This is a predicted structure of a 72-nucleotide RNA (transfer RNA) from a Patescibacteria group bacterium. The RNAcentral record of the sequence draws on ENA. Lineage of the source: Bacteria > Bacteria candidate phyla. Rfam family: tRNA. It is annotated as a transfer RNA. From the family's description: Transfer RNA (tRNA) molecules are approximately 80 nucleotides in length. Its mean pLDDT, the model's own confidence on a scale to 100, is 82.
């Protein structure tokens, strides 16, 4: 330089048009003498970015950004 897949809660990940969720972490409360564990409850993300379609877009379309993988 070409072509591909990835991006979504601190971390791994779902969710594939109709205003986002789980597991682990995290905080509190309950139980114990106390901690561990375990049960409840809760903070935590408007989805890389910017435009397009659409009534509506995380989802689909360009363009761009990072990372990986192949190819020269």
């Nucleotide at each position: 330089g070409g072509g591909c897949a990835u991006g979504u809660a601190g971390c791994u990940c779902a969710g594939u048009g109709g205003u986002a969720g789980a597991g682990c972490g995290c905080a509190a409360a309950a139980c114990u003498g106390a901690u561990a564990a375990u049960u409840u409850u809760g903070a935590g993300g408007c989805c890389g970015a910017u435009g397009g379609u659409u009534c509506g877009a995380u989802c689909c379309c360009a363009u761009c950004c990072a990372u990986g993988c192949c190819c020269a």